The part of an RNA shown here (large-subunit ribosomal RNA, domain I) has 594 nucleotides and comes from a Solirubrobacteraceae bacterium.
The sequence was found in a public genome assembly.
Model confidence (mean pLDDT): 81 of 100.
The organism belongs to Solirubrobacteraceae, within Bacteria.
[in-house]
Context: one part of a larger RNA
Formats: sequence, C1' cells, structure tokens
RNA sequence: GGCAGAUGGUGGAUGCCUUGGCACCUAGAGCCGAUGAAGGACGUGGACGGCUGCGAAAAGCUACGGGUAGGCGCUGAACAGCCUGUGAUCCGUAGAUGUCCGAAUGGGGAAACCCGGCGCUCGUAAUGGGGCGUCACCGCCGACUGAACACAUAGGUCGGAGGGAGGCAAGCGGGGGAAGUGAAACAUCUCAGUACCCCGAGGAAAGUAAAUCAACCGAGACUCCGUUAGUAGUGGCGAGCGAAAGCGGAUCAGCCCAAACCGGGUACGUGCAAGCGGUCACGCGUUGCGUAUCCGGGGUUGUAGGACGUGGUUGCCCAGGCCGUGACCGGCCUGGCAGGAGUUACCAAGUCGAGCAGAUAGACGAAGCGCGUGGAACCGCGCACCAAAGAGGGCAAUCGUCCCGUAGUCGAAAUCGUCGACCUCCUGAACACGUUCCUGAGUAGGACCGCACACGUGAAACGCGGUCCGAAACUGGGGGGACCACCCUCCAAGGCUAAGUACUCCUAGGUGACCGAUAGCGGACAAGUACCGUGAGGGAAAGGUGAAAAGUACCCCGGAAGGGGAGUGAAAUAGUACCUGAAACCGUCUGCCU
Repeated sequence: GGCAGAUGGUGGAUGCCUUGGCACCUAGAGCCGAUGAAGGACGUGGACGGCUGCGAAAAGCUACGGGUAGGCGCUGAACAGCCUGUGAUCCGUAGAUGUCCGAAUGGGGAAACCCGGCGCUCGUAAUGGGGCGUCACCGCCGACUGAACACAUAGGUCGGAGGGAGGCAAGCGGGGGAAGUGAAACAUCUCAGUACCCCGAGGAAAGUAAAUCAACCGAGACUCCGUUAGUAGUGGCGAGCGAAAGCGGAUCAGCCCAAACCGGGUACGUGCAAGCGGUCACGCGUUGCGUAUCCGGGGUUGUAGGACGUGGUUGCCCAGGCCGUGACCGGCCUGGCAGGAGUUACCAAGUCGAGCAGAUAGACGAAGCGCGUGGAACCGCGCACCAAAGAGGGCAAUCGUCCCGUAGUCGAAAUCGUCGACCUCCUGAACACGUUCCUGAGUAGGACCGCACACGUGAAACGCGGUCCGAAACUGGGGGGACCACCCUCCAAGGCUAAGUACUCCUAGGUGACCGAUAGCGGACAAGUACCGUGAGGGAAAGGUGAAAAGUACCCCGGAAGGGGAGUGAAAUAGUACCUGAAACCGUCUGCCU
C1' cells in the first nucleotide's frame, strides 16, 4: 500500500410524517372610493426585535346579543402589575375614535415632508404660537352682471347641491395592433385580429323584437350548446382558412319614442274681423292667423299602421267641475268604483309590519367495563351497549360507546336577505268607409379608395368607413349573392329589455387512482423575506428530540469547546449540530497478501 471483516466519523439519500399547496364541485358574493378607497409610512404593549391587531380614545373604547371560568394575541421562559360570577378574555351585529402619505383635493414637494389664507377658540403685556373647521379642478342648478353687435350670446361674479376623478383577479364591449412561426426558401397568404397598448361598462358584458331567413312550402326577437360539417365554399386553388339555412336542445317577454292631429305656455311677425265646440240670442275682443321652441294628450304599424273626417251597431258604472252666458246636443278634466300590473325593460317614489327554507355568533346531541401485555392501551381475551350517529380529528399504540365532533333537532337583541301590507302606476272602447295628412335626409343609393363578411376583387351581392355626388314619400322603399323581369318577403336611416351564456381577486362547505419538503404555489419556516440590480425587475435556501422538557441537579478533566461519571426517559448511537441515517469521502482494530 492492497483486499476482506468489524467498528466509527462525515454526509443527508431513503422510509414514515404534515401545519402547506394543487385541481375541481356545490352554494354565496360579485364591487371599494371625496362620509377619503386600494396600498402604505410612522406610531401604539410595564420591559418589545419580528408578525398580527389597532390609531394620539392606538393588541384597544361604547351599546346590544351569544358564551363561559378563566384571562392580559403569536414568536422562549420567568418577572412586575392587573382584569374577572356586578360575567372578564373570547365570538357576532351596530356604533365611536381613526396620525401622516396615497385619486390626494388650501399652495408646494425629492410620497409619508415643507409653507399658508379665512372663521371660531386657547394662550401672551404684545408679536410669534397651539386646537378645531374650512379653502383643488371639471361638470350641474339658480341669481346677478355683461362684450364684439340693438336684442341676445360668449365671458365674469356670487350662491347652492354634492355628480366625476382613483383602485380592482378573470370574464366582456370598443379604439389601435405585431413578430418568431407555417408555407419544408419567400413576397400574397398563415400565425391572428392572437400577444400587447389604450378607453369603457357590469355582476355579468355584448346582442335583442326583422327594411330577418326561406323558397313558391313556410318560419317568426336575441343569446348559448349539439348537429349540419371539415360539408358548401374560399385559397401563390399552395400551406391553409372555413360557413349558413335546417334539425335537436337550454331559456323564453316583450315594449317605449319621433311624426301627423288636439290643447296650453313663451318669443317674434301679421292684424280690427276672420275668432270664441255645433244651432239660436246676447256678450267679449293684446282674440285670431303664421313661424320657432317647450310642456301635456295622441300614436308606434307592414295580409300596412296611425291621424283627421264621415257613418252607424253594441257597450258607455257613480259623483263633481269645465268648454264666455242661457237652452239642447256634443266633448273634456278630476275623484270614486271595477279590472290589471309593479320597483330588471314596458311609468315610478317610499313607509310599515313582523311572517321565515335564509346569512352574519351559537345550543342540545346515544352507547363500556374487567383482566393480560406494555413506558403508555385505542392492542389481545372475556362479557356488554348505541346506531337517523361505524364521516373525520385528538388522546403515550390500532377507540362507534374517553374528548371534540358526526346523524338529527333547535336558536338572534342587531344588520342583511326574503315575504306581505300600505302604497304607486296603467286601463275603462271596438268596427266600416275615404282622390286629405303622417310614418326617422345630407339619410338610402352611386362613383373612387379601403375594411369586414368562411368569401384573398372575384360574376361579388349584403354590411361598415373616408372623399365627392345625392333620392323616393305608400301608386312609396329594402332584400331574395352581378344584373333584369315575374313572384315572394320585409319596413332602414330613434331607443329600452330579464332568462338561458362567460369568469373567480373573494366567502363557506365538500371531493381527489393530486403532491408530500430537489415534490406541491416562488413561498409548509422572519417569503415576495434575505440577497442582487441606478432602475424596470430578478429572487432563494431553510420542516421533523420526546408521549411529556422530564432539555442532564451534583462530581471530574479542560481556558473554552467538548467529554467522562451520575441522573431523566421505553429508548440518549432520541442531548436541542436532536426520527430513520444509504452512498461518495476520511479513520481505527483484526486477518491475509506484497
């Protein structure tokens, strides 16, 4: 030195474990904010570094309710001092307080700081100073004032109310909008209207009540799913892209304006008789007529509908008032009555009640003992019991009957939800006829250029946009994939609309042929921490004594570290460098070989 055996060190694999994750399901919730949010800074404890809570009233204050004998949060222990059956701590509901920064909003600013005005107030001999309140901008309403330019308008001043601003995971609508890639290169094309940026809204968003489809038969808003179908098409006819009708389902809901016409208000113009519901008589006359605008009624449709006029049938509940006066006829308004509806559209604001499957604390809740082994009984043996409860967790080991629970059954002063009542709103006519009126205009449509439609300019309809042109008026207009005819179908140029659908930052419960510390979230631990970076940003490692600290009193060696006894413990080769303790690597002893 090698080999073998034994025994240690180092190291932290493996096994076991789990406080943490991951995925999904079922419900809930789906917004917070100038009454100052989200997120922070700084404070706050007897002594307090971190976390948590809270805010100078600072691990808390008040009220109400629950609940019980202990309590003064977590992270070592002890100390000091307190609270508590006059009910503390703790849990729930409603309040109070809530520094400074932050949309940040009195002005400024290098966030958490600096400096002010005004009013009230405290203090000073007085000034300085302290406390509370208030003072940003935009938009809205009202009054006053008031240019160019007479009225007016713009502008200005004052007052009022308190709308906006910022944040937010995914989903949604809109405005912009790539490239890597594929085409085995690449330019049209593809990736893809994706990623990304911006704006906006909501618990969903969008869309929605046919100027739609269809095919000569018919359907009857929208949305979503399945199918149709990888079909019809489209395509350097390459790579690729890729419908719709129909059918089957989910869910179902329909409405309101503009206009014609009637009435009224205001302004301007016209204007002395047209007018004042009809007839007659009287009376009135800034009445009437036209234009503009506002308000109320009316009206909303496509086998057209409505207005207006005429006609006539049935219906027309009751009361009051009005249409200059009187009579008759006719009409209008208000209230009651009847019917209907309801706070998500169709119109819209509240109050009360306590009804209760409900939410936010909680409560009751069955049934086992003995012996043996062991450090420990939940194990074994024996004999019992409960079960609408044999889910699960804990307890020194494997417990239906020890503890928490579980099945089941109860429970709220307060807030929310829900329900009901009051209440609120709507309706009280339909029909026939017609040479009248209305039915969304710089619109439809056209040309050129683009976009979007599954459709790349194509024979390219339909839809959207830019520029330039630019209709019709119901005997009207759009569509049916160039275009024309016939035929069919629908009514644009205004608006609203639940459900079915998408998603999960968040709350509760549950499930797993999901992970088990190099896994599972980056994070089971002081984790978005330490650390790195000027910054945007990047971003770790790190779990396990034991049933219980019973964490080794005392003695010895040593300066200490560490160790030897003794003691604890079932175990100390379980001693906090702590479960198990593999391998590489490093020793010691013995044997053999050289």